[in-house]
RNA sequence: AAAUACUUUCAGGGCGGGGUGAAAUUCCCCACCGGCGGUAACGUUUUAUGCGAAGCCCGCGAGCCUUUUGGUUGAUCUGGUGAGAUUCCAGAGCCGACAGUAUAGUCUGGAUGGGAGAGAGUAUAG
Numbered sequence: 001a002a003a004u005a006c007u008u009u010c011a012g013g014g015c016g017g018g019g020u021g022a023a024a025u026u027c028c029c030c031a032c033c034g035g036c037g038g039u040a041a042c043g044u045u046u047u048a049u050g051c052g053a054a055g056c057c058c059g060c061g062a063g064c065c066u067u068u069u070g071g072u073u074g075a076u077c078u079g080g081u082g083a084g085a086u087u088c089c090a091g092a093g094c095c096g097a098c099a100g101u102a103u104a105g106u107c108u109g110g111a112u113g114g115g116a117g118a119g120a121g122u123a124u125a126g
Stems, first nucleotide, its partner, number of pairs: 003124008016030004031106002033096002035060004042052003055094002063072003076092005098109003
C1' cells in the first nucleotide's frame, strides 16, 4: 500500500418577470435546477497509470408498493468529425416520487429522517 472489521464526519439544486382569476411560486408565456458510482475520443497539466467532465448510456440511492423477502421506479433525437461518441462539437427537444393546496421538478410537509456513496481515524501490524 491493498484487504477486512470497527468508529466517526460529510452527503440535492431550482419561481425571477408578465398574464388570467375571488383564489395559482400549482394554469398560460418567458425563466430556473440537475444526488451517487461507472464509462468517456474533451479539457487541464507537473505529459501520467493524475485530476475534472453525461439529468435523459449502464447501474445505484431516494420515493412508491409489499407477505420484510422482494417488486416497481422519468426522459434524446438530428447533423458534423472519427476506426470508434445517445459522452465531443453544433442544433433542436424531453424528464422529474408521495401528501397538502386552484392542477407544483422549484412552495409547505413526512425530514433535526433515510441514503447511494465520499473522506478521516483505529485495529489486524511487524
FMN riboswitch aptamer (RFN element) from Anaerovirgula multivorans, 126 nucleotides, folded computationally. Model confidence (mean pLDDT): 80 of 100. Lineage of the source: Bacteria > Bacillota > Clostridia > Peptostreptococcales > Anaerovirgula.